[in-house]
RNA sequence: GCCGUGGCUCAAUGGUAGAGCGGCUGAUUUGUAAUCAGCAGGUUGGGGGUUCAAUUCCCUUCGGCG
Repeated sequence: GCCGUGGCUCAAUGGUAGAGCGGCUGAUUUGUAAUCAGCAGGUUGGGGGUUCAAUUCCCUUCGGCG
C1' cells in the first nucleotide's frame, strides 16, 4: 500500500445485501448425467464513530498478501 461480503469465486462507490458455481427438494429418465422449476444458506473479520439511513465515509483492532 492492497484485500477481508453465503461452502468457493466475486458484485453491490450512502437508500430492500446479489450473481455464478456448489448444496437440498421436485419434474424429466429404466438409472445416472444434462436440462427445467423451486428452496435454504450472510451478525458484510471484530469494536467504536458520523448520518434519518453504512458493505460503502472516519478511527481502532485482528488476519492475509506485497
Predicted 3D model of a 66-nucleotide RNA (transfer RNA) from a marine eukaryotic metagenome. Its Rfam family is "tRNA". The family's RNA type in Rfam is transfer RNA. The coordinates come from a structure-prediction model, not an experiment, and the mean pLDDT is 83.